[in-house]
Context: one part of a larger RNA
Molecule: large-subunit ribosomal RNA, domain VI
Organism: Bacteroidales bacterium
RNA sequence: CGUUGGAAAUCUGAGAGGACCUGACUCUAGUACGAGAGGACCGUGUCGGACGUACCUCUAGUGUACCUGUUGUGGCGCCAGCUGCACCGCAGGGUAGCUAUGUACGGAUGAGAUAAGCGCUGAAAGCAUCUAAGCACGAAGCUCACCUCAAGAUGAGAUUUCCUUUAAGGGUCGUCGGAGACUACGACGUUGAUAGGCUGUAGGUGUAAAGGCGGUAACGUCUGAGCCGAACAGUACUAAUUACCCGUAA
Numbered sequence: 001c002g003u004u005g006g007a008a009a010u011c012u013g014a015g016a017g018g019a020c021c022u023g024a025c026u027c028u029a030g031u032a033c034g035a036g037a038g039g040a041c042c043g044u045g046u047c048g049g050a051c052g053u054a055c056c057u058c059u060a061g062u063g064u065a066c067c068u069g070u071u072g073u074g075g076c077g078c079c080a081g082c083u084g085c086a087c088c089g090c091a092g093g094g095u096a097g098c099u100a101u102g103u104a105c106g107g108a109u110g111a112g113a114u115a116a117g118c119g120c121u122g123a124a125a126g127c128a129u130c131u132a133a134g135c136a137c138g139a140a141g142c143u144c145a146c147c148u149c150a151a152g153a154u155g156a157g158a159u160u161u162c163c164u165u166u167a168a169g170g171g172u173c174g175u176c177g178g179a180g181a182c183u184a185c186g187a188c189g190u191u192g193a194u195a196g197g198c199u200g201u202a203g204g205u206g207u208a209a210a211g212g213c214g215g216u217a218a219c220g221u222c223u224g225a226g227c228c229g230a231a232c233a234g235u236a237c238u239a240a241u242u243a244c245c246c247g248u249a250a
Stems, first nucleotide, its partner, number of pairs: 001152001005163007015149004021049005027043001033038001051106005059100004066093005071086006110144003117137001119135002169246004173189005194239003197235005203228003211222004
C1' cells in the first nucleotide's frame, strides 16, 4: 500500500515444511518342522543405540560487579583494618542465566488407492487361462492421519464483538521483559507491583570488624557470624508526570 466504512479478537486451511530409523533379549517354545544336528512363522513384553524436540528438578560444566583464603608490591601517617596493580594476580567454592555429559518426550496407530506378487469368476479359443468385461487381496513406498507455519490464498476467506463521531481504536512518550542487532513482539504507566530501592525468605560463601572472656602464644569462644548478582514474595519510598498526534467513510 492492497484486501472497497473503520477497528479488536478468534478461527478455517489452499499451500509449504518437518518427522518417518534400528538392535538385542524374554515369553509363546526347545513347540511346529526334522532321523538327528538344529530350529521357526504369527503374536507378546522388556531393555537399548543413533537421531530429533523441549527443559534445568537431579548430575556435571560455565558463572570477569558473589563469598572466602593467600603471595609480591604500592597507598590510606604507623598498628589493626581496608584498598589499587600483578591473566579475574593465584587458589577453593558458587545463585540465576546459558548448557550436556543430565532430565522428559518422540518416530504410535489406523484408513484409502496402489507396485511386484497371490487369487476368484471368466470368455475370445465348448478345454485351459488372475483379464479381455467384472471382483477380492497386497509394501519401510504414495495420499491422509502426527508436529509446525500459513488468507499478499490479489482467488486477499469466515465468525463474534465494538464505533456511528473531536468515535471505536492506534501511535508518540515513559518503566521494563523469560522478547530482542535495530525494528518488531509481550507486560505495565498512579483505578499502578513495570523496573529500581527497601523488608523478608530461599540460595551462595563459611564463623566479618570491634570488644569481652580463656590461653605465654598460635588460636578458641560470644557466632552458622558477616557479606552477597541475576531467584521468590511483600511494600508506592523513587521513576512510569502533564500532554500531543493519527483516525472521522459508504